[in-house]
RNA sequence: GAUUUAUAAAGAAAGGGGGAGAGACAGGCUCACCGAACCCUUAGCAACUUGCCAGUCGGCGUUAGUGCUAACCUGCCUAAUUUUAACUAGGAACUAUAAAUU
Numbered sequence: 001g002a003u004u005u006a007u008a009a010a011g012a013a014a015g016g017g018g019g020a021g022a023g024a025c026a027g028g029c030u031c032a033c034c035g036a037a038c039c040c041u042u043a044g045c046a047a048c049u050u051g052c053c054a055g056u057c058g059g060c061g062u063u064a065g066u067g068c069u070a071a072c073c074u075g076c077c078u079a080a081u082u083u084u085a086a087c088u089a090g091g092a093a094c095u096a097u098a099a100a101u102u
Base pairs, nucleotide, nucleotide: 001102002101003100004099005098006097007096008095013042014041015040016039017038021031022030023029025075026074027073028072043069044068045067048065049064051060052059053058076091077090078089079088081086082085
C1' cells in the first nucleotide's frame, strides 16, 4: 500500500517548544498572533485488541498495544411530504480508527 469486518452517538486539556495556518477532500460555515499545524511532558477520555468473571448473550476493569481530548451542514442514490427546492428518513461512496489477512 491492498482486502475483509466493526465503529464513527457520547466522552475527555494543561504546561513547554514552535510561529501561520487548521477543521481528510470540495463548497459552506467556523477556529487561529488573546498563538494554527507540528513536536515533547504530564493528565484525562474511550474500551477495538487485551485482562478477569461468565459461557457465546453479556458484565466488570484498564496491566499492556493502539486511538482520541474545538463544533457543524451539504456532496451520490432511494422514498415520503409539500410543490420544484426545500425538508425528513434510509442507504451508498469517501475519510478516520481498530483487528485480522496479504

Source information:
The prediction has a mean pLDDT of 81. A computed fold for a 102-nucleotide RNA from Spirosoma fluviale, annotated as SAM riboswitch aptamer (S box leader). The organism belongs to Spirosoma, within Bacteria.